[in-house]
Molecule: transfer RNA
Organism: Callorhinchus milii
RNA sequence: AGUCCUGUAGCUUAUUGGUUAGAGCACUCGCCUCGCAAGCGAGAGACUUGGGUUCGAUUCCCGGUUGGGCAG
Repeated sequence: AGUCCUGUAGCUUAUUGGUUAGAGCACUCGCCUCGCAAGCGAGAGACUUGGGUUCGAUUCCCGGUUGGGCAG
């Protein structure tokens, strides 16, 4: 080179062709405490990239690319 799978928040992940993409841990702020932790409340943060299909794509299709498996 070939073939198959995969990419969503800092990490692990859920969901879905349609109005605001959800959660856990982590992070920030506040409450509590003499102080820390735990607990409680609030907040910030994400759909790998280019194109196509479609009224509408994170989702479907094609290519790139990332990581992994098989084979060699």